A computed fold for a 75-nucleotide RNA from a Mollicutes bacterium, annotated as c-di-GMP-I riboswitch aptamer. NCBI's taxonomy places the organism under Bacteria, Bacillati, Mycoplasmatota, Mollicutes. Of the family's consensus pairs, 94% are formed in the model. It matches the Rfam family "c-di-GMP-I riboswitch aptamer". About the family: GEMM was predicted in a large-scale screen for bacterial structured RNA regulatory elements. Genes associated with GEMM are involved in a diverse array of functions, including chemotaxis regulation, signal transduction, secretion and chitin.
[in-house]
RNA sequence: CAUGAAACAAGCCAAACCUGGAGCGAUCCAGGGUCGGAAAGCUAAAGGGUCUCAUUGAGACAGCCAGCUGCCUUG
Numbered sequence: 001c002a003u004g005a006a007a008c009a010a011g012c013c014a015a016a017c018c019u020g021g022a023g024c025g026a027u028c029c030a031g032g033g034u035c036g037g038a039a040a041g042c043u044a045a046a047g048g049g050u051c052u053c054a055u056u057g058a059g060a061c062a063g064c065c066a067g068c069u070g071c072c073u074u075g
Stems, first nucleotide, its partner, number of pairs: 001075002004072001012037002017032006035063001041068003047065002049061005
């Protein structure tokens, strides 16, 4: 610099749902759970998109696309 989820090794996260809590809400936090993921790491006016509302503005979602970064393997 490139490559890959085939093999080996070590691991990581945690959908739906349930319980408790916060919020008007989208949703979020903790515990359980394990559908899946090779970036299910980070980025939310300042890329797009979707969603909510005390709606002319304020908020939510990164496990929607996208951007950035990283571990390991192989060459």